[in-house]
C1' cells in the first nucleotide's frame, strides 16, 4: 500500500427493512440468626457523519478504531 472482516447494555452474544432481546454482572425486595445460594422486580446500548426508504442495527457511501491475509 491492497483485499477481507468486525464495531449493539458493565461483559459475552442475538435480532428476515417494521416495538432492540437473552445470559452473566449491578441495584431493590422476599427468604435466611447473618452471608452465600434461590425467587421476584428493575436500571442500562445499536462506533461517527451522510444517503436510499413511509420506516435502517439491517441496504449504500465516507471516516474512525480492532483483527486477518497478501505485498
Nucleotide at each position: 500500500g491492497a483485499u477481507c472482516u468486525c464495531a449493539u447494555a458493565u461483559u459475552u452474544c442475538a435480532a428476515u427493512g417494521g416495538c432492540a432481546g437473552a445470559a452473566a454482572a449491578c441495584g431493590u425486595g422476599a427468604c435466611u440468626u447473618u452471608u452465600a445460594a434461590u425467587c421476584a422486580c428493575g436500571u442500562g446500548a445499536u462506533c461517527u457523519g451522510g444517503g436510499u426508504u413511509c420506516g435502517a442495527u439491517u441496504c449504500c457511501c465516507a471516516g474512525u478504531g480492532g483483527g486477518a491475509u497478501c505485498a
The RNA shown here (transfer RNA) has 71 nucleotides and comes from a Clostridiales bacterium.
The coordinates come from a structure-prediction model, not an experiment, and the mean pLDDT is 81.
Rfam family: tRNA. It is annotated as a transfer RNA.
The same sequence occurs in records of 2 taxa.
The sequence is in RNAcentral, with records from ENA.